């Protein structure tokens, strides 16, 4: 001096499943989240925008293909586990602190 760890700011990517019950309202699983608000479309189931919470942003375990995948176990489910050093994936942003360890340098 760097860096790592840490905070902060501004910007970026994201998911939102299973089940009881009438598909409403409530409740249970599993998670960090499992659709709080508004506004638009739809006969409707629902989509879709935008805001919000919550993860993530290269040492990427956010998430997404493969995948109507295997195994395993549930009441069920993208539950767990594999797969998986796969294949993609959005800042190697900017400040604010700030080590060890090496390396110089000086002193005794």
């Nucleotide at each position: 001096a760097a860096u790592a760890c840490g905070c902060c700011u501004c910007c970026g990517g994201g998911g939102a499943g299973c089940g009881c019950c009438a598909c409403a309202a409530g409740c249970g699983c599993u998670g960090a989240g499992a659709g709080u608000g508004c506004g638009g479309c739809u006969a409707g189931c629902g989509c879709c925008g935008c805001a919000g919470a919550c993860c993530c942003g290269c040492c990427g375990u956010a998430c997404c293909u493969g995948a109507u995948c295997u195994g395993g176990g549930c009441a069920a489910u993208a539950c767990c586990a594999g797969c998986g050093a796969a294949g993609g994936a959005a800042g190697c942003a900017g400040g604010c602190a700030g080590a060890c360890c090496a390396c110089u340098c000086c002193u005794c």

The prediction has a mean pLDDT of 77. A computed fold for a 108-nucleotide RNA from a Chloroflexota bacterium, annotated as TPP riboswitch aptamer (THI element). Rfam family: TPP riboswitch aptamer (THI element). For this family Rfam cites "Structural basis of thiamine pyrophosphate analogues binding to the eukaryotic riboswitch" (Thore et al., J Am Chem Soc, 2008). Lineage of the source: Bacteria > Bacillati > Chloroflexota. The model forms 100% of the base pairs in the Rfam consensus.